[in-house]
About this RNA: This is a predicted structure of a 72-nucleotide RNA (transfer RNA) from Candidatus Harrisonbacteria bacterium RIFCSPHIGHO2_02_FULL_42_16.
RNA sequence: GUCCUCGUAGUUCAACGGAUAGAAUGCCUGGCUUCGAACCAGGUGAUAGGGGUUCGAUUCCUCUCGAGGACA
Numbered sequence: 001g002u003c004c005u006c007g008u009a010g011u012u013c014a015a016c017g018g019a020u021a022g023a024a025u026g027c028c029u030g031g032c033u034u035c036g037a038a039c040c041a042g043g044u045g046a047u048a049g050g051g052g053u054u055c056g057a058u059u060c061c062u063c064u065c066g067a068g069g070a071c072a
Stems, first nucleotide, its partner, number of pairs: 001071007010025004018055001026044006048064005
């Protein structure tokens, strides 16, 4: 330099172009307990950034940024 894959809660992962973007775990509060752990209930929090297509984009196209890989 060319090409390929990927980027979503703090973390690990889901989501035929269409429901309020979901689950586990974490964190906070309460219950339980002599106290804690476990358990139960409630709460919390995310689509890397810009542009485009579409009635509708996490999903499709494009550029940039970042991570990994192949070739040279």
Background: Its Rfam family is "tRNA". By type it is a transfer RNA. Gene Ontology term of the family: triplet codon-amino acid adaptor activity.